[in-house]
Context: one part of a larger RNA
RNA sequence: GCCAACGAGUUCAAACAUUCAGCUUGUCUAAGCCCUUUUGGGGCGGAGGCACAGCGAAAGCGAGCGUUAACAGCGCGAAUUUCGCUGAAUGUUUGAGACCCGAAGCCAAGCGAGCUUACCAUGAGCAGGAUGAAUCCCGCAGAAAUGCGGGAGGAGGUCCGAACCCGUGAGCCGUGCAAUACUCUGGGAUGACUUGUGGUAAGAAGUGAAAAGCUAAUCGAGCUUGGUAAUAGCUGGUUCUCUCCGAAAUAGCUUUCGGGCUAGCGUCUUUUGUUCGACAUUGGGGGUAGAGCACUAGAUAGAGUUUCUUGGGCUUCGCUCAGAUUCUCUAACUAAACUCCGAAUACCAAUGUUUUAAGAAAGGCAGUAAGUCUAUGGGGUCUAAGCUCCAUAGUCGCGAGGAGAACAAUCCAGACCAUAAUCUAAGGUCCCUAAAUUGAACUAAGUGUAAAAUAAGGAAGUAUUCCGCCCUUGACAGGCAGGAAGUUAGCUUAGAGGUAGCUAUCUUUUAAAGAAUGUGUAACAACUCACUGUCCUAUUCAGGCAGAGUGCGCCGAAGAUUUCCGGGACUAAGUUCAAUACCGAAGAUAUGGCUGAGUACUCAAUUCGUUGAGUACUCGGGGUAGGAGAGCGUCCUUAGGGCUGUGAAGGCUCGACGUGAGUCGGACUGGAGCGCUAAGGAGUGAGAAUGUUGGC
Repeated sequence: GCCAACGAGUUCAAACAUUCAGCUUGUCUAAGCCCUUUUGGGGCGGAGGCACAGCGAAAGCGAGCGUUAACAGCGCGAAUUUCGCUGAAUGUUUGAGACCCGAAGCCAAGCGAGCUUACCAUGAGCAGGAUGAAUCCCGCAGAAAUGCGGGAGGAGGUCCGAACCCGUGAGCCGUGCAAUACUCUGGGAUGACUUGUGGUAAGAAGUGAAAAGCUAAUCGAGCUUGGUAAUAGCUGGUUCUCUCCGAAAUAGCUUUCGGGCUAGCGUCUUUUGUUCGACAUUGGGGGUAGAGCACUAGAUAGAGUUUCUUGGGCUUCGCUCAGAUUCUCUAACUAAACUCCGAAUACCAAUGUUUUAAGAAAGGCAGUAAGUCUAUGGGGUCUAAGCUCCAUAGUCGCGAGGAGAACAAUCCAGACCAUAAUCUAAGGUCCCUAAAUUGAACUAAGUGUAAAAUAAGGAAGUAUUCCGCCCUUGACAGGCAGGAAGUUAGCUUAGAGGUAGCUAUCUUUUAAAGAAUGUGUAACAACUCACUGUCCUAUUCAGGCAGAGUGCGCCGAAGAUUUCCGGGACUAAGUUCAAUACCGAAGAUAUGGCUGAGUACUCAAUUCGUUGAGUACUCGGGGUAGGAGAGCGUCCUUAGGGCUGUGAAGGCUCGACGUGAGUCGGACUGGAGCGCUAAGGAGUGAGAAUGUUGGC
């Protein structure tokens, strides 16, 4: 990992609701007792419970009672009639292990010091080498104390280093040789040393040269058993089928925020019967969007004005300029916490129309209270986020199908089943890939064929619209020629001569020529341009120049797996305008079938309440949590009636039937029990729980 078996809402008590049954002359017995064919059945037993009358705190009164001074008023009742009691089943709640498995833990009683820690008693061990303390002796010096030299001596938590003890660093090992080893290296090695044997100390306790270390591979409280099915607002799992409906991720409170309670939203039953919703009309209130500046607040420019302890200048006690400040006017503005104004929607109400829908009330049962993206209106943030927080709507959640290459939340559209049927939606129609043609333009960039988005800026791209000017008295481009004088303008400067910079930018001769558009020089020079003449040219009605706008393109243009529109590829199969076809979904339609609800009718049964079957019409049948209904199957019991050695159950295979759980039949196998009908009772359905056991 697979297979098989096992594996999770049970039981008791009480309560509430629903359905059914018995009684209703209200109902039921409990303990106990008696009988019996004894897991059982029958009888006695009315103690007591519920009901039959309520009201009041109560005394109490009573179809009334309480309140009160009250005969008023008010509150709760009666006035009804089917109410009630008991039992069973089902659903739920509460208490219990309470659907199942799962802690770490807490407490108690015992067992442990053969590991390890400390201690006690008694034993044992430590190659060899080195160093050379105290003390003593001898010699020398000395008056002595004492010093020096030599010798003896053999101290030490002394040194080097085996055994022994330890475990520093590295390697190796790391399903190991080993639940801590091995190799090299290393520390101690006469000591606070090491070690044998026996003994003592233990669980909130021991022992500890102290690391919360160690106390039997276990230690911030050992192990075993018990309390014990501890508790778990947490995680996981929870087993057959079909039918109808179908959520929530919000509010309030909460030692509350991943849990609850109540409400909201779902479902079922009963009642009510258009009350709901939509649309139309009519009547309302508003202060949002927008707008505005009339208030409040802000902010800009100009003009006037008040004050100035302010500064500069001057013709100096005044003037002027600048600045600050007060107010007024003019012009143009801004505002969630401004409003002289002011919508659309939305909301409230009445009337009318409309409907198997909807609404409301009471009761049973829930789930939900982690939401998500998109669009719009906003707050926060950076007008960042697949961000966060609200509001309104939609989708997903709980929704399949088609489109979007792929893609919960986008677009289209809501799947009962079937059909080689028809029509469409979004989106498409060259091939992959179902389906297309026509007309008129644009684009040359592979722009594009992509939903969105790519700027400032730049450019004789190209098409088109508008406008102005020049032009056979010859435009524009091109060739040839000129492009001068005052003058080297003035200032500045070493110099400044058109051409570093500053100022001015005149006059003359002219066809024309700037106190000069650039190159250039140290400065000049030189070249060039503006400007002018001339040549040339245009089938002549074209041509040239400048400006503004629009369409489609160009540059600007950089990203991380892979060039790429999904691909091939395309000059349309791109873009714009117009037209007509077609394809295209589980949508709509057609035909057949199943089923739910409503209405009408027919038949049957009937306890006359209704129930069942059928026909017709109308409306329905996506679905998680969840509610409701109807069934299948397993084991056992009771009753009835059956099958079976002429072959039961089981197995295996084939066929048929049923919406399904499943059922039935045939062959073979198997070799002894097993169905059916009607009731009843459950250890009643497995694929998941790191499920349990077994097998492979």
Predicted 3D model of a 696-nucleotide part of an RNA (large-subunit ribosomal RNA, domain II) from a Patescibacteria group bacterium.
Its mean pLDDT, the model's own confidence on a scale to 100, is 81.
It matches the Rfam family "Bacterial large subunit ribosomal RNA".
The full RNA is in RNAcentral, with records from ENA.
NCBI's taxonomy places the organism under Bacteria, Bacteria candidate phyla.